Context: one part of a larger RNA
RNA sequence: UUGGGUUUAAAGGGUUCGUAGGCGGGAUAUUAAGUCAGCGGUGAAAGCCCACAGCUCAACUGUGGAACUGCCGUUGAUACUGAUAUUCUUGAGUUUAUUUGGAGUUAGCGGAAUAUGUCAUGUAGCGGUGAAAUGCUUAGAUAUGACAUAGAACACCGAUCGCGAAAGCAGCUAACUAAGAUAAUACUGACGCUGAGGAACGAAAGCGUGGGGAGCGAACAGGAUUAGAUACCCUGGUAGUCCACGCCGUAAACGAUGAUUACUCGAUAUUGGUCUUAGAUCAGUGUCCAAGCGAAAGUGAUAAGUAAUCCACCUGGGGAGUACGCUCGCAAGAGUGAAACUC
Numbered sequence: 001u002u003g004g005g006u007u008u009a010a011a012g013g014g015u016u017c018g019u020a021g022g023c024g025g026g027a028u029a030u031u032a033a034g035u036c037a038g039c040g041g042u043g044a045a046a047g048c049c050c051a052c053a054g055c056u057c058a059a060c061u062g063u064g065g066a067a068c069u070g071c072c073g074u075u076g077a078u079a080c081u082g083a084u085a086u087u088c089u090u091g092a093g094u095u096u097a098u099u100u101g102g103a104g105u106u107a108g109c110g111g112a113a114u115a116u117g118u119c120a121u122g123u124a125g126c127g128g129u130g131a132a133a134u135g136c137u138u139a140g141a142u143a144u145g146a147c148a149u150a151g152a153a154c155a156c157c158g159a160u161c162g163c164g165a166a167a168g169c170a171g172c173u174a175a176c177u178a179a180g181a182u183a184a185u186a187c188u189g190a191c192g193c194u195g196a197g198g199a200a201c202g203a204a205a206g207c208g209u210g211g212g213g214a215g216c217g218a219a220c221a222g223g224a225u226u227a228g229a230u231a232c233c234c235u236g237g238u239a240g241u242c243c244a245c246g247c248c249g250u251a252a253a254c255g256a257u258g259a260u261u262a263c264u265c266g267a268u269a270u271u272g273g274u275c276u277u278a279g280a281u282c283a284g285u286g287u288c289c290a291a292g293c294g295a296a297a298g299u300g301a302u303a304a305g306u307a308a309u310c311c312a313c314c315u316g317g318g319g320a321g322u323a324c325g326c327u328c329g330c331a332a333g334a335g336u337g338a339a340a341c342u343c
Base pairs, nucleotide, nucleotide: 004314005313006312007297008296012311014201015200016199017198021194022193023192025088026087027086028085029084030083031082033081034080035077036076037075038074039073040072041071042070049065050064051063052062053061054060091191092188093187094186095184096183097182098181099180100179103177104176105175106174107173108172109171110154114150115149116148117147118146119145120144121143125136126135162169163168206247207246208245209244210243211242215241216240220236221235222234223233258310259309260308261307262306263305266288267287268286269285270284271283272282273281274280275279292299293298316343317342318341325336326335327334328333
């Protein structure tokens, strides 16, 4: 390389859009590039293979044949693929109507809780733990009430639920934006699928500038525990967590399962739509199971079944996701990514 694979053994890219490329629905006609057939030319010799012959045999050598699976030309064939033209509607899209959601962006508003401040009542403890102590408190704490201020998060509803490409998304209202589903069948007429490079988005942490800072809380300090305790527990507490703008580009970014299409026994629950509403059907979300698959666990119309197209990736463990080089980044680092050696 071929082959074989990628839920859990090595292996699906974090996700989407999309360039080149690869692949691609039904019918008719033309063409004849691929494809198939005939013929001609060429395919050096030697070698390989077959037959015969020459050295006493063999190796070796000679003669003849075959082969050289290829290329070129020419004459035909036209099922399939391609090309060109015309056409179709079921794939795809548009339209109309109905409808769904915690999809996104921006702004405004709300109550509970917490903390702080002021005032009032009130007096000796509070807090914390397995037990304590550090800590707070007669300069009046804790507790209770009133008022004010601040930041962050949104109890109940709430679900085995919904939406989103993924990351993710939940108080209420408004504006703007995007998407899905169903029904009707009006329109376009293959406009499709995948997608190397590329672009965009991408939790948390982290970084830059400027704000903000209630609670929580890496680092840090103290108190405990302990043989020790650079921890677990407690009292504090900085960065951070929050906002705006700009970077970073990684996660067990997981369904550890790439995208799309077709087909394959049933049961049951549930979300949205439609209808002629004990039900049927379309689109989703779950559970259990048939066949099948699987090393098994399991999976099983949301496949890991049966097939097809395209992309990504794997090829013993360690060395190592390291070194070097290059690209990106303010940095942290990210991406790409070996070898010696060793078992």